[in-house]
RNA sequence: AUUAUCUAUAAAGCGCCAGGACAGUUUUUACUGUUGACGAGGUUAGAGUUUAUCGAAAUUUUCGGCGGAUACUCUAUGGUCUAUUUUCGGAUCAUUAUAAAAAAUUCAAAAAAUAGUAGUAAUACUAUAACAAUAAUUUUUUAAUCGAAAAUU
Numbered sequence: 001a002u003u004a005u006c007u008a009u010a011a012a013g014c015g016c017c018a019g020g021a022c023a024g025u026u027u028u029u030a031c032u033g034u035u036g037a038c039g040a041g042g043u044u045a046g047a048g049u050u051u052a053u054c055g056a057a058a059u060u061u062u063c064g065g066c067g068g069a070u071a072c073u074c075u076a077u078g079g080u081c082u083a084u085u086u087u088c089g090g091a092u093c094a095u096u097a098u099a100a101a102a103a104a105u106u107c108a109a110a111a112a113a114u115a116g117u118a119g120u121a122a123u124a125c126u127a128u129a130a131c132a133a134u135a136a137u138u139u140u141u142u143a144a145u146c147g148a149a150a151a152u153u
Base pairs, nucleotide, nucleotide: 014067015066016065017064019063020035021034022033023032024031025030038055039054040053044076045075046074047073048072049071077094078093079092080091081090083152084151085150086149087148088147089146098143099142100141101140102139103138104137105136113128114127115126116125117124118123
């Protein structure tokens, strides 16, 4: 390096189920199953921490619990802020690498309904059509665009 075999990994609003709820069996203080969050948005690195942003549905369970996580904090790194470069500090962000306000533009899935498929059932899946918010983008306005040292022009 190649080939073969085995194991692990693959997901991140994501996974799991000892409680609860529900179905079936009839061995009923049991056994076998089902359910247990609908999408949008979101990752510089490390550590720490835990009910990690936004809305939709529902109002009898999207109850309850465990784990994880792009959240938050700190540190480091990096970008921007000077005529240019380097170092230290400060501010603010995260590679499209300042903040705030206003206006415009743009974006969902599930539930429900109808039809169908699988299952004894609980239930699951598929198809049809509709409806958000945060954020983002564009424009305008406002605020900020700093301090120290050295070098170059």